[in-house]
RNA sequence: GCGUGAUAAAGGCAAACCCGUUGAAAAGCGGGGACGCAAAGCCACCGGUCUACAGGAGCGAGUCUCCCAGGACAGCGGGGUUGCCCGG
Numbered sequence: 001g002c003g004u005g006a007u008a009a010a011g012g013c014a015a016a017c018c019c020g021u022u023g024a025a026a027a028g029c030g031g032g033g034a035c036g037c038a039a040a041g042c043c044a045c046c047g048g049u050c051u052a053c054a055g056g057a058g059c060g061a062g063u064c065u066c067c068c069a070g071g072a073c074a075g076c077g078g079g080g081u082u083g084c085c086c087g088g
Base pairs, nucleotide, nucleotide: 002087003086005085012037013036017032018031019030020029021028022027035075041081042080043079045078046077047076048073049072050071055067056066057065058064059062
């Protein structure tokens, strides 16, 4: 540097769901819990998806409807970057 990650060991992470908490929400965090994961470590750069507080627009004037990421997802794909074990 490469990988069809089959075998072994040491270990790692933790979906749904439940409780608490933060948030307008999506969702995050902590605890429980394991569907899965060889990068399910990290980074929103590209595509995608989710949300719509603030802001904008509308008329039926309602805590209504529509638009919008500056918000979120790295466990949607690509890309970047770091790394354990194993194999050749």
Predicted 3D model of an 88-nucleotide RNA (c-di-GMP-I riboswitch aptamer) from an uncultured Pseudomonadota bacterium. Its Rfam family is "c-di-GMP-I riboswitch aptamer". Gene Ontology term of the family: cyclic-di-GMP binding. About the family: GEMM was predicted in a large-scale screen for bacterial structured RNA regulatory elements. The sequence was found by an Rfam model in a public genome assembly. The coordinates come from a structure-prediction model, not an experiment, and the mean pLDDT is 85.